The part of an RNA shown here (large-subunit ribosomal RNA, domain IV) has 328 nucleotides and comes from a freshwater metagenome. RNAcentral holds the full RNA, with entries from SILVA. Rfam family: Bacterial large subunit ribosomal RNA. The coordinates come from a structure-prediction model, not an experiment, and the mean pLDDT is 89.
Context: one part of a larger RNA
RNA sequence: CGGUCCUGAAGGAACUAGGCAAUUUGACCCCGUAAGUUCGCGAUAAGGGGGCCCUACUCGCAAGAGAGGGCGCAGAGAAAAGGCUCUGGGAACUGUUUAUCAAAAACACAGCACUGUGCUAACUCGCAAGAGGAUGUAUACAGUGUGACGCUUGCCCGGUGCCGGAACGUCAAGGGAGCUGGUUAGCGCAAGCGAAGCUAGCGACCGAAGCGCCGGUAAACGGCGGCCGUAACUCUGACGGUCCUAAGGUAGCGAAGUUCCUUGUCGGGUAAGUUCCGACGCGCAUGAAUAGCGUAAUCACUGGAGCACUGUCUCCAGGACCGACUCG
Numbered sequence: 001c002g003g004u005c006c007u008g009a010a011g012g013a014a015c016u017a018g019g020c021a022a023u024u025u026g027a028c029c030c031c032g033u034a035a036g037u038u039c040g041c042g043a044u045a046a047g048g049g050g051g052c053c054c055u056a057c058u059c060g061c062a063a064g065a066g067a068g069g070g071c072g073c074a075g076a077g078a079a080a081a082g083g084c085u086c087u088g089g090g091a092a093c094u095g096u097u098u099a100u101c102a103a104a105a106a107c108a109c110a111g112c113a114c115u116g117u118g119c120u121a122a123c124u125c126g127c128a129a130g131a132g133g134a135u136g137u138a139u140a141c142a143g144u145g146u147g148a149c150g151c152u153u154g155c156c157c158g159g160u161g162c163c164g165g166a167a168c169g170u171c172a173a174g175g176g177a178g179c180u181g182g183u184u185a186g187c188g189c190a191a192g193c194g195a196a197g198c199u200a201g202c203g204a205c206c207g208a209a210g211c212g213c214c215g216g217u218a219a220a221c222g223g224c225g226g227c228c229g230u231a232a233c234u235c236u237g238a239c240g241g242u243c244c245u246a247a248g249g250u251a252g253c254g255a256a257g258u259u260c261c262u263u264g265u266c267g268g269g270u271a272a273g274u275u276c277c278g279a280c281g282c283g284c285a286u287g288a289a290u291a292g293c294g295u296a297a298u299c300a301c302u303g304g305a306g307c308a309c310u311g312u313c314u315c316c317a318g319g320a321c322c323g324a325c326u327c328g
Base pairs, nucleotide, nucleotide: 001323002322003321004320005319006318007317008316010314011313014312019309028050029049030048031047036041038148052070053069054068055067057066058065059064071075083307084306085305086304087303088302089301090299091298095107096106111146112145113144114143115142116141117140123132124131125130149294150293151292152291154224155223156222159221160220161217162216163215164214165213168212169211170210174206175205178202179201180200181199182198183197186193187192225243226242227241228240229239252286253283264280265279266278267277268276
């Protein structure tokens, strides 16, 4: 000097990113226990008190309780054994996860919704045979999203997707009327003409799905405006005008786990508060199953505050053991 422990005057979180760590609390019996609530909970809430030994007394069947007495620094005499409360955020909950830096607000979850599937089901694995689905049958199975519960879930189908339609347009292979060229039996004195066949090419017309086209569909992917003016001081703008759009954000919530400006402004808490709580709403850039807003209970989640308690600190000191170090 380091490690693992123990103790500490006065103060008591002044430490620190943060009470991290270490204290405090602790089992049992008695009393007592709030808001809230889904009436189950919350709850060991909180907060108090008790305990050993002896007895001739009282009660009791007894265990034991009471009463009286006794001793110690200490009676759950050692070990093991919740600190608590108030208030936000998130996720309903018990669960699951990055074996070896992340346990969470991430995943899952019951519940909700949409879509597909009529059975040789859809779907999945396999080249196939075959198998799972299922020895199930739409109260089933598969896929997707949301995620208990309560109250709700607005407007837009123009784009993309999906579903439906089949008249018209477009449109492949294939079929193919017909046309053109090459070749040449033949004809011709020659130039040349030229049947059939074969061959090379063109080709009207017929021709499915798809796409176009016409509709539907947002708990499908998604989207949900701008400018100007206006009321008896001022401010504001119920109101008006105008442009654009498929439609211009409804109910809620809101400086938010979302707010750049920003330590917004006001109120609360503190002697003092970039955090916190309650409001306000010019929402840079909230918003309704990529769910919105509430919500008792739960939580090794996360923010703020307090009580208790402490070597976290003011400010360090002493001790034990193990190392390091010196000597042997």